A computed fold for a 72-nucleotide RNA from a Candidatus Colwellbacteria bacterium, annotated as transfer RNA.
The sequence was found in a public genome assembly.
The prediction has a mean pLDDT of 82.
Rfam family: tRNA. Rfam classes the family as a transfer RNA.
RNA sequence: GGGCCAGUAGUUCAGUGGCAGAACGCCUCAUUUGCAAUGAGGAGGUCACCGGUUCAAAUCCGGUCGGGUCCA
Numbered sequence: 001g002g003g004c005c006a007g008u009a010g011u012u013c014a015g016u017g018g019c020a021g022a023a024c025g026c027c028u029c030a031u032u033u034g035c036a037a038u039g040a041g042g043a044g045g046u047c048a049c050c051g052g053u054u055c056a057a058a059u060c061c062g063g064u065c066g067g068g069u070c071c072a
Stems, first nucleotide, its partner, number of pairs: 001071005007065001010024004018055001026042005048064005
């Protein structure tokens, strides 16, 4: 320098055009002498960034950035 892959909650990921979700973690409550486990509830997101397409974009297209991987 070039090819490919992925960038979504604190972490690991789902979501392939119309509502942003799961598990674990965190907080509160119940149960316990206490902790753990269990049950109930809750908080937490500019969907990496910029632009384009569209009535509508996390999702499609282009570029940028940082990451992984392969080639040179």